[in-house]
RNA sequence: AGAGUUUGAUCAUGGCUCAGAACUAACGCUGGCGGCGUGGCUUAGGCAUGCAAGUCGAACGAUCCCCGCAAGGGGAUAGUGGCGCAAGGGUGAGUAAUACAUGGGUGAUUUACCCUCAAAUUGGGGAUAACUCUGCGAAAGCGGAGCUAAUACCGAAUAAUAUUAUACGGUUCGCCGUAUGAUCAAAGAUGGCCUCUAUUUAUAAGCUAUCGUUUGUGGAUAAGCCCAUGCUCUAUCAGCUUGUUGGUGAGGUAAUGGCUCACCAAGGCAAUGACGGAUAGCCGGUCUGAGAGGAUGUACGGCCACACUGGAACUGAGAUACUGUCCAGACUCCUACGGGAGGCUGCAGUCGAGAAUCUUUUGCAAUGGGCGAAAGCCUGACAAAGCAACGCCGCGUGAGCGAUGAAAGUUUUCGGAUUGUAAAGCUCUGUCACCUGGAACGAAAAGUCUAAUGCUAAUAUCAUUGGACCUUGACGGUACCAGGAGAGGAAGCCCCGGCUAACUCCGUGCCAGCAGCCGCGGUAAUACGGAGGGGGCAAGCGUUGUUCGGAUUUACUGGGCGUAAAGGAUGCGUAGGUGGUUAUAACAGUCGGAUGUGAAAGCCCUCGGCUCAACCGAGGAAUUGCAUUCGAAACUAUAUAGCUAGAGUAUGGAGGGAGAGAGUGGAAUUCUCAGUGUAGCGGUGAAAUGCGUAGAUAUUGAGAAGAACACCAGUGGCGAAAGCGGCUCUCUACUCUGAUACUGACACUGAGGCAUGACAGUUAGGGGAGCGAACAGGGUUAGAUACCCUGGUAGUCCUAACAGUAAACGAUGUGCACUAGGUGUAGGUGGUAUCGACCCCACCUGUGCCGAAGCUAACGCAUUAAGUGCACCGCCUGGGGAGUACGGUCGCAAGAUUAAAACUCAAAGGAAUUGACGGGGGCCCGCACAAGCGGUGGAGCAUGUGGUUUAAUACGACGCAACGCGUAGAACCUUACCAGGGCUUGACAUGUACAUGAAAUUUUUGUGAAAGCAGAAGCCUCCUUCGGGACAUGUACACAGGUGUUGCAUGGCUGUCGUCAGCUCGUGUCGUGAGAUGUUGGGUUAAGUCCCGCAACGAGCGCAACCCUCGUUCAUAGUUACCAUCAUUAAGUUGGGGACUCUAUGGAGACUGCCCCGGUUAACGGGGAGGAAGGUGAGGAUGACGUCAAGUCAUUAUGGCCCUUACGCCCUGGGCUACACACGUGCUACAAUGGCCGGUACAAUGGGACGCCAAACCGUAAGGUGGAGCAAAUCCCUUAAAACCGGCCCCAGUUCAGAUUGAGGGCUGCAACUCGCCCUCAUGAAGUUGGAAUCGCUAGUAAUGGCGGAUCAGCUACGCCGCCGUGAAUACGUUCCCGGGCCUUGUACACACCGCCCGUCACACCACGAGAGUCGAUUGUACCCGAAGUCAUUUUAGCUAACCUGUAAAGGAAGCGGAUGCCGAAGGUAUGGUUGGCGAUUAGGGUGAAGUCGUAACAAGGUA
Repeated sequence: AGAGUUUGAUCAUGGCUCAGAACUAACGCUGGCGGCGUGGCUUAGGCAUGCAAGUCGAACGAUCCCCGCAAGGGGAUAGUGGCGCAAGGGUGAGUAAUACAUGGGUGAUUUACCCUCAAAUUGGGGAUAACUCUGCGAAAGCGGAGCUAAUACCGAAUAAUAUUAUACGGUUCGCCGUAUGAUCAAAGAUGGCCUCUAUUUAUAAGCUAUCGUUUGUGGAUAAGCCCAUGCUCUAUCAGCUUGUUGGUGAGGUAAUGGCUCACCAAGGCAAUGACGGAUAGCCGGUCUGAGAGGAUGUACGGCCACACUGGAACUGAGAUACUGUCCAGACUCCUACGGGAGGCUGCAGUCGAGAAUCUUUUGCAAUGGGCGAAAGCCUGACAAAGCAACGCCGCGUGAGCGAUGAAAGUUUUCGGAUUGUAAAGCUCUGUCACCUGGAACGAAAAGUCUAAUGCUAAUAUCAUUGGACCUUGACGGUACCAGGAGAGGAAGCCCCGGCUAACUCCGUGCCAGCAGCCGCGGUAAUACGGAGGGGGCAAGCGUUGUUCGGAUUUACUGGGCGUAAAGGAUGCGUAGGUGGUUAUAACAGUCGGAUGUGAAAGCCCUCGGCUCAACCGAGGAAUUGCAUUCGAAACUAUAUAGCUAGAGUAUGGAGGGAGAGAGUGGAAUUCUCAGUGUAGCGGUGAAAUGCGUAGAUAUUGAGAAGAACACCAGUGGCGAAAGCGGCUCUCUACUCUGAUACUGACACUGAGGCAUGACAGUUAGGGGAGCGAACAGGGUUAGAUACCCUGGUAGUCCUAACAGUAAACGAUGUGCACUAGGUGUAGGUGGUAUCGACCCCACCUGUGCCGAAGCUAACGCAUUAAGUGCACCGCCUGGGGAGUACGGUCGCAAGAUUAAAACUCAAAGGAAUUGACGGGGGCCCGCACAAGCGGUGGAGCAUGUGGUUUAAUACGACGCAACGCGUAGAACCUUACCAGGGCUUGACAUGUACAUGAAAUUUUUGUGAAAGCAGAAGCCUCCUUCGGGACAUGUACACAGGUGUUGCAUGGCUGUCGUCAGCUCGUGUCGUGAGAUGUUGGGUUAAGUCCCGCAACGAGCGCAACCCUCGUUCAUAGUUACCAUCAUUAAGUUGGGGACUCUAUGGAGACUGCCCCGGUUAACGGGGAGGAAGGUGAGGAUGACGUCAAGUCAUUAUGGCCCUUACGCCCUGGGCUACACACGUGCUACAAUGGCCGGUACAAUGGGACGCCAAACCGUAAGGUGGAGCAAAUCCCUUAAAACCGGCCCCAGUUCAGAUUGAGGGCUGCAACUCGCCCUCAUGAAGUUGGAAUCGCUAGUAAUGGCGGAUCAGCUACGCCGCCGUGAAUACGUUCCCGGGCCUUGUACACACCGCCCGUCACACCACGAGAGUCGAUUGUACCCGAAGUCAUUUUAGCUAACCUGUAAAGGAAGCGGAUGCCGAAGGUAUGGUUGGCGAUUAGGGUGAAGUCGUAACAAGGUA
């Protein structure tokens, strides 16, 4: 620090996801040791049991126990009394402010114990518990009578700088000082001593010390109250408030205050968010982050709140009191049923719920707390131990050497590779754990004795300091140290497709499963499961959850809004925000210094202590903040006084479809009337509905009505926008321009608010010509609730009112300033010029186009910014759900506005690129159409295919590009299929072992359809080191074999687009990039062929050429070919010839080379000459990059899988030849351009030894006999046929046609039944030129005629591949059909239009809205009832020791108890609000491999 994921690819936008760190965690697997920490996050749910707050006898009486004879001493404690129990410990329910944090105030306050200072501690009184007696009760407990003490209680005295009243003065104004008055206190205890006094022994009144008590001053500590600032979400909570806000007075409090009360006033709070709702203890800190921030508040520390729930006070210095009291409620327990008891959110522990959180431990040794004079006692605070890998930190599980690279595993291309120096083995070490022994720090005190000093009369006591002595450890015989033994006891978890480090085999086969995102899995899965190997971390490792980060994805740092989400429809304007220029003042903001505070802990730095570290200690820094104070004065704000450049006013001129009202005009349409006139009109792609003989349409004249204003008219004008168009008048507003004067910042923006606001729509009343939703009819269509046509109602128009929305768009908020130009246009002004209008130049204002810089993801914008800045407003934060639901507001309604969530997806979207496609455009080509010729489709037959049939009808090929295709030849074989019979190392290859033997070969028997099975006979090899080997057979094992599967695992080969002209590269340039350029453009060509131009220049694969054949010619050669001249023959037969033909080798020739014209002086085109051939001369071979997962595993090869007495092999027979039917490809025909008969002529390519076969003979013929010749320019196949000559037929199912069938023959072959071909005779079917549709062909072509060959025993060949003969017609042309090429355009397509994609319906699931209602929770208001208790006395027939009066009795004061009143918890009644659960039914939404109906959108998407 980034990465993955939208696309064919790209850039940007944008979401989702990942890598990091952390945790009071939990779960899974695993688990050696130690240290330090941490450990009920859920039910503030319920709790058994034990413990968690007591102490003091030096406050008091009393009782008891021990020692002692006694005196005396020691000890214990129920009660009275004092202090403590308000601390410590727990929890976070409540609380959004009576909280907390930070900083202040208290001149508005209190503070027990402690410290300091000052003073005092005098003298009396009456009770009461304990105790004794006694009553009630189950218990808890409650009484009655009597006795007694105090540091318990109560008077009195004295008293101040205490409290308070008055007066005066001061003041920081609730205070302080001075003076004078009034008022207020106490308690003793213990130790010691004899200086003073008294008895005189030694004690006491006394003195003294210590502790206590009382009054005050100050302090410290702790608290109360007040103020400022900060402190979550929600406006779908907008108004809240009556003690409310303030005042006066009173009460109350430690103290201010509506804190409470009476009276008076009517205030107070709120968009800077009151009130309400939801959630939440706050902070230091913690986690994360570069930081700013964000999240969080466990442990530790500070504050607050709470203590079963609610209420209340008492005591006290302090409480509205966790282990106190009272009342009410719920719950639990006891009960004798009358009544009582209780409160673990203390430490342990238990149940429950939960994913989940520990021991009913030890000790007061340390630290701290309470009480005490002290010893000491108490202390679940605390210190320790225990449990838990819960976290952090440390250590170990061994180290070195060790290659036959062991065995084994895995894998393999079978060679090997790898686990791997890993192991074994050898040599060592000794941490941890184990055993043995030693052994801590933490301990300082206190106490006793003693010394000095102080107090004192004092060497007593006491205090302080020092010394000696005596002891004190839970942890723990632990840490630590030493010794011993021995590699021995100690490694797992996750991952290995990319992100992300790490790869193979097997299994599985869209199954099982994985998955954080993208995505894996449908038979070769590095993604599932296992294994081997590897990577990572390590006593842990993964998963899940949560937080921050990455995320600049809420943007302060640090984002955006033309098209990606996003500018409000437009203006006016309130609050608010912002604001020209000069001077002065003051200092609020701002800046600087100082001071205080910012607790400790933590973070950071340094040093130190545990062996290190974690952990801990000390010091520092930091704590970015707040407050106070002293300064500065530039800027902002403020105040004052000015200025004129912003803004405005006045004045001259000009402009306009600006607005409102009134009037008025012509053209057109329709209707009415009248005339003329006759059969149609109208409408459409074509029609029909419709109108018309009752007279339409057309035409003429007259009239009526309503609406809209042609031409002018213009990216021209005006207006804020919506919008505005005949003409005239009236009223209103605006803008521009010129020149001066005036005001003096009056300005900009603008949340709310107000106003305006197209069309459609609503209400009421008018109006209604044309047009025209709905509706009706016609047409189209598979349908057509549409598009087209004929009609037609609301509406469109006017008046008055509502509505308030639009793609209300420049998809671009308003204002100001700045930043090159060019060129139009509208309004105004000035200059120049002119007689004048123009022209020209300049300025201002508006409105367009093109462009620089700059910006932008790109497209594009560009002085009218989307550039550069400022000010203010609005808005956005993934897609869908949804601009929807609910709620509110507005509206008559329709609806508008504000505006979510659940759920769901990993995308949705923008710009541009390359393709592909278009019922887009342009250009061009092709037997593509057209022009022609001949066919197919109809018939019969042949052949292939489908289908059907069958035991089997073997397999493959399926639009073009399968179908006379693989098959250039299925009777057996072939053969792969079926039935049956057989074989099992096999029909075939290699190797090993064993046995036998020569083997091969020959003959042969039985059975059998054959194969085979079971035998028999004959024969007796070669080499040899005598073991054996070669060879054969048998047995066994490795293996063979498979036309079994996968052409979607493959090689190779092939088809096709297409012989179409294309497909690319290097360098350069352009672009952020995909890419572009080149290859586009202008011409031209068969051609990306060539030329010209050009940010391109070159190059490659294709095109062309080079190759073959044919056409002309030359040279050479001359047998088997040829024969002009000479001779010869029946015959080029022979001699001869080398001229010709021909053969087969090599050359020549054609290149737009020449001429004319056109063309850009080009390429090239047109014409011509010459030439055998002319513009590629004709034909062939040759097939670019690629496409179709095209075809082929059955030619062969080959990976994987499968079969192995069978899916292998052999054999016999059958099948591939079936037959209602459908299709393709052909043959033969339908006849006279013909058929038949006779005669006559002219080829070329080929083939031939298991062959071609001559002559001759036989047969009607097929064929047979025969055997010459020929391994071939020699012989044979081999007579070519159409053609030509002559004759017959005479238009008919024929002298056409030949299917079918019968009979008889021939040939091949082991064998022609299924199932061959041929011949002869006989038979003589359909068919008389073929519907829709469709195929081939542009010249030696089509058409037509025959000939040859491969395969092959034969043949189904009418097929295929070749050969020669005869030999045409037509092409105006490119509108259309098909295919293709180039350019361009649109695109939501990229599996690329056979694409994509929308909605209803049907089914399943999910969440949510409405819903008659129903059940809760919470809260408001009103009222009823009213516990405890405070307060109040207006009350009291009760009771009463202290004080007062009084001799007493009695009374008073005061108290207790009761009563009443206000308030008041829980409860009740009624009625609202908010919120949640359930709910028949119902609405829409979302999701879901293969459902239905259509085809709305994307191309002009077929109606943009």
This is a predicted structure of a 1504-nucleotide RNA (small-subunit ribosomal RNA) from a metagenome. Rfam family: Bacterial small subunit ribosomal RNA. The prediction has a mean pLDDT of 84.